[in-house]
């Protein structure tokens, strides 16, 4: 330089254009226990950035950024 892949809570994964973006773990508060651990209830927290298509985009298209694979 060329061609591909990936990007979603702190972490690991779901969501094949349509209800409030789901689950586990982690985090905060409370309950339980003589204390810890375990357990229960509850809360906060996310679609890499920009533009387009559409009534509606995590999803489709384009650009860009980061990571990554192959070729040279």
């Nucleotide at each position: 330089g060329c061609a591909g892949g990936u990007g979603u809570a702190g972490u690991a994964u779901a969501a094949u254009g349509g209800u409030u973006a789901a689950u586990a773990u982690g985090c905060g508060a409370c309950c339980u226990u003589g204390c810890c651990a375990a357990g229960g209830u509850u809360g906060a927290g996310a679609u890499g950035g920009g533009a387009g298509u559409u009534c509606g985009a995590u999803u489709c298209u384009c650009c860009u950024c980061a990571c990554u694979u192959g070729c040279u």
Molecule: transfer RNA
Organism: Bacilli bacterium